[in-house]
RNA sequence: CCUGUCGCAGAGGGAGAGUCCGGCUUGCAAAGCCGGCGCCGAAGGAGCAACCGCCCCGGAAUCUCUCAGGCUAACGGACCCUGCGGCACU
Numbered sequence: 001c002c003u004g005u006c007g008c009a010g011a012g013g014g015a016g017a018g019u020c021c022g023g024c025u026u027g028c029a030a031a032g033c034c035g036g037c038g039c040c041g042a043a044g045g046a047g048c049a050a051c052c053g054c055c056c057c058g059g060a061a062u063c064u065c066u067c068a069g070g071c072u073a074a075c076g077g078a079c080c081c082u083g084c085g086g087c088a089c090u
Stems, first nucleotide, its partner, number of pairs: 003088008012080002018037001020036005038071003044067001045065003051059003
C1' cells in the first nucleotide's frame, strides 16, 4: 500500500406508508396545537435467532415489535459510494 473498524464531510445514490377526518388558531391557505381512525420500517430503541466467543455467560441481523420516529414536498433516512482523520493488521 491493501484490508478491517470508528468518527467527520458531501445540493452523491437511497425505500415504505394519509397532501386522512373533526376542532382551535388564521382574512384565506399552509404550518402549529388538541382529539380520532388507518398505515410504514431503513434514525434511535427493544426482542428472538442462525452463527460466534473467553462457552457459568456474553456478543449478534436488512428477522420480529412499533416505545420513539415517519406517512405531498422539504428535513430526516439504515445501507452504499467518494474524500479526510484515528485505531488495528501488515
A computed fold for a 90-nucleotide RNA from Acetobacter oeni, annotated as Glycine riboswitch aptamer. The model forms 90% of the base pairs in the Rfam consensus. The source organism's lineage runs through Bacteria, Pseudomonadati, Acetobacterales, Acetobacteraceae and Acetobacter. Model confidence (mean pLDDT): 78 of 100.